[in-house]
Model confidence (mean pLDDT): 83 of 100. Predicted 3D model of a 99-nucleotide RNA (Guanidine-I riboswitch aptamer). Rfam family: Guanidine-I riboswitch aptamer. Rfam 15.1 lists 1,509 matches to the family in 1,281 species. Its family is annotated with regulation of gene expression in the Gene Ontology.
């Protein structure tokens, strides 16, 4: 100073808030309007699970095409800023930075 499948999608969860319901409270059983309120919808993890496809080695098998089957598949991390109705282990970002 390079490289890297350090891949991708689905469903989930720690977490998130607050558009929609639901709830609570003013209020005139109304309209509005505040509250995020242990709730549903709803966001949701590179460094969370869990599956599927995949890569990557090796053995066997096949026909130089392909199958089977084992093993691997890794990871310390702010601050501020964005995006949406808001928020956030979203995103920006495997980034600064530290090892």
């Nucleotide at each position: 100073u390079u490289u890297a499948a350090g891949g991708u999608u689905a469903u989930c969860u720690a977490g998130g808030g607050u558009u929609c319901c639901g709830c609570g409270a003013u209020g005139a059983u109304g309209a509005a309007u505040c509250g995020g309120c242990u709730g549903g919808u709803c966001c949701g993890a590179g460094a969370g699970a869990u599956a599927a496809c995949g890569c990557a080695c090796a053995a066997c098998u096949a026909a130089u095409a392909g199958g089977u089957u084992g093993u691997g598949u890794c990871a310390c991390g702010g601050a501020g800023g964005g995006a949406u109705a808001a928020a956030a282990g979203c995103c920006u970002g495997g980034g600064a930075g530290a090892u």